Notes:
Predicted 3D model of a 75-nucleotide RNA (transfer RNA) from a Candidatus Aenigmatarchaeota archaeon. Taxonomically the source falls in Candidatus Aenigmatarchaeota (Archaea, Nanobdellati).
RNA sequence: GCUCCCAUAGUCUAGCCCGGUCAAGGAUAGCGGACUUUCGAUCCGUUGACGUGGGUUCAAAUCCCGCUGGGAGCA
Numbered sequence: 001g002c003u004c005c006c007a008u009a010g011u012c013u014a015g016c017c018c019g020g021u022c023a024a025g026g027a028u029a030g031c032g033g034a035c036u037u038u039c040g041a042u043c044c045g046u047u048g049a050c051g052u053g054g055g056u057u058c059a060a061a062u063c064c065c066g067c068u069g070g071g072a073g074c075a
Stems, first nucleotide, its partner, number of pairs: 001074007010028004020058001029047006051067005
């Protein structure tokens, strides 16, 4: 230098291919409560996310382009 893959809550992850409802789902974590002599476990409630800029579209996490960061292969 070229080609390809990945980026979603504090952490892990689904959804993307094939655009559409409502609050972007789940686990874990945090907070509050129930239970318990206490802690833990369990149960209930609650908080929190689409890397960034642009394009297409009535509508973008999803499609297209650039950038940033990480990874793999070739040279």
Its mean pLDDT, the model's own confidence on a scale to 100, is 80. RNAcentral holds the sequence, with entries from ENA.